Predicted 3D model of a 336-nucleotide RNA (Bacterial RNase P class A) from a Burkholderiaceae bacterium.
Its mean pLDDT, the model's own confidence on a scale to 100, is 76.
Rfam family: Bacterial RNase P class A. Rfam links the family to the GO terms ribonuclease P activity, dimeric ribonuclease P complex and tRNA processing.
It is recorded under the gene name rnpB.
[in-house]
C1' cells in the first nucleotide's frame, strides 16, 4: 500500500414565494351542504411518512361469534439453553458442511413400525436375484485308437472384472409415515352507537251506512279507497373503533448478564384522512459524473441526486435502494 469479513448509522442542509392536512386558542356573526344527525369555509400558533411507511409472509394487541372436558382430522414448528407480550424472531452453544483466514450457511428429532424412490451409465436399483470364471453333482448329445476327449443344460459352492453416487448393504424422512409440541374461527370492510327516503313490516282506531282530500261555507256539489295515530328491524348517510400514557419515544463513563435482553434515572407527548394532507416553484451550499481553464491550492459551464410514500395498531421476516460515513478484524506484501 492491497484484497476482504463483519457490526453500527446517515440517506440530503438552509432561505424566500404560493398551497394541503390535523391539533389548540380566537372569533360565535355569518355562508354552504344535507330531512336530520352531522360536517365544511377564517386568523394565529403548533405539528406534519419510512428505513424500509413496500410485500402482507409470520407472531401478538383489540374485537365479534363459538366453547364442560378430552381426542380425532387439519395445518404449522423441530440439535441444547436462554430472550420475549408472542412467533417460524432473535442470543449463546452443541455438531456438520464451506474458506488459509476474519467468517459465512444448515429444511441438524426418527429408517428399532409400515410403505414409497433413485437420472445416466450397467447384465441386474430396491423386488431380489444376475453377468463372467472355477469347482462338485446329474442329464442327454456328438467324435473316439475305447484310454477317453469336446461343446451344452440343470443344481449346488466359492471367488471375481466392469457399471455407478449406491450392487442383500446402505442412502433419502425438503415423500408419505411415526414421535413430540403448539394452534377454536373469523378479521378495522372486525365491532359498537345514532339513523333518512314514505322503500317495506307489525298493531290498534274510523271507513262505500262515505272515512279522507277539495270550491263556495249552517248546506249543496266533484274526487273517492283508504285515512289517522303508534312500534320495533334494517338499508343509505353519520359518529365511534382511530391516532392512543403506551410491549411508547429520547438520553445515561447507571447496575445485571458473554449476549439477545432485563432493571434503574432524567427527559418528552410525536402525522392521521376516507377523492384519501405531508406538495409546487426560485435561489443557495453539500455530493457524484463530464467538458473547459491554471504549474498549483483552485475557479468556470453543464447534467444529475436512488428505492419508495402511512389508513386500526404492535413485534419481527423477506425484498427494493444513487450515493456517504464511522467502529472492530482478516489475509497477503513491503518497511522498520
Nucleotide at each position: 500500500g492491497a484484497a476482504g469479513c463483519u457490526c453500527g448509522c446517515c440517506g440530503g442542509g438552509c432561505c424566500g414565494c404560493c398551497g394541503c392536512c390535523c391539533g389548540u386558542g380566537c372569533a360565535a356573526g355569518g355562508c354552504c351542504c344535507g330531512a336530520a344527525a352531522g360536517g365544511g369555509c377564517g386568523c394565529a400558533c403548533g405539528g406534519g411518512a419510512g428505513g424500509a411507511a413496500c410485500g402482507u409472509c409470520c407472531g401478538g394487541a383489540c374485537u365479534g361469534c363459538a366453547c364442560a372436558g378430552g381426542a380425532c382430522a387439519g395445518c404449522g414448528c423441530a440439535g441444547g439453553a436462554g430472550g420475549u407480550a408472542a412467533c417460524a424472531c432473535c442470543u449463546c452453544u452443541c455438531c456438520g458442511c464451506c474458506g488459509c483466514g476474519a467468517g459465512g450457511c444448515g429444511a441438524g428429532g426418527a429408517u428399532c413400525a409400515g410403505a414409497g424412490c433413485a437420472a445416466c451409465a450397467g447384465a441386474g436399483a430396491c423386488g431380489a436375484g444376475u453377468c463372467g470364471g472355477c469347482c462338485g453333482g446329474c442329464c442327454g448329445g456328438g467324435g473316439u485308437u475305447c484310454g477317453c476327449c469336446c461343446a451344452g443344460g440343470c443344481c449346488g459352492g466359492c471367488c471375481g472384472g466392469g457399471u455407478g453416487a449406491a450392487a442383500c448393504g446402505g442412502g433419502c424422512a425438503a415423500u408419505c409415515u411415526c414421535u413430540g409440541c403448539g394452534c377454536g374461527c373469523a378479521g378495522c370492510a372486525a365491532u359498537g352507537c345514532c339513523a333518512a327516503g314514505u322503500a317495506g313490516g307489525c298493531g290498534c282506531a274510523c271507513g262505500a251506512c262515505g272515512a279522507c282530500c277539495u270550491g263556495g261555507u249552517u248546506c249543496c256539489g266533484g274526487g273517492g279507497a283508504g285515512u289517522g295515530c303508534g312500534c320495533g328491524g334494517g338499508u343509505a348517510g353519520g359518529c365511534a373503533g382511530c391516532a392512543c400514557c403506551g410491549a411508547g419515544c429520547c438520553g445515561g463513563u447507571g447496575g445485571g448478564g458473554u449476549g439477545a435482553c432485563c432493571c434503574c434515572c432524567g427527559g418528552c407527548c410525536c402525522a392521521g384522512a376516507u377523492u384519501g394532507a405531508u406538495g409546487g416553484c426560485g435561489g443557495u451550499c453539500a455530493c457524484g459524473c463530464g467538458g473547459g481553464g491554471g504549474c498549483g491550492a483552485c475557479c468556470c459551464c453543464g447534467c444529475g441526486c436512488a428505492c419508495a410514500g402511512a389508513a386500526u395498531c404492535c413485534g419481527g421476516c423477506g425484498u427494493a435502494c444513487a450515493g456517504g460515513c464511522g467502529g472492530g478484524c482478516u489475509u497477503c506484501a513491503c518497511a522498520c
Overview:
The model forms 89% of the base pairs in the Rfam consensus. The sequence is in RNAcentral, with records from ENA.